Predicted 3D model of a 73-nucleotide RNA (transfer RNA) from candidate division CPR2 bacterium GW2011_GWC2_39_35.

[in-house]
RNA sequence: GCCCCGGUAGCUCAGGGGACAGAGCGGCUGCCUUCUAAGCAGUAGGUCAGAGGUUCGAAUCCUCUCCGGGGUA
Numbered sequence: 001g002c003c004c005c006g007g008u009a010g011c012u013c014a015g016g017g018g019a020c021a022g023a024g025c026g027g028c029u030g031c032c033u034u035c036u037a038a039g040c041a042g043u044a045g046g047u048c049a050g051a052g053g054u055u056c057g058a059a060u061c062c063u064c065u066c067c068g069g070g071g072u073a
Base pairs, nucleotide, nucleotide: 001072002071003070004069005068006067007066010025011024012023013022018056027043028042029041030040031039049065050064051063052062053061
């Protein structure tokens, strides 16, 4: 250089054209407990890597760029 995979919540990851974008863990608050942990209830947190395009509608499709990983000479 070329080819392939990935980038979504603090972390690990779902979601592959239409619902307010979700789960687990973690955080915060409350209950319980002598206290902590565990358990239970509630709650906050997202420019969906960036830009452009297609579409009535894009996290999702296309192009370019950036970042990470793998393959190849």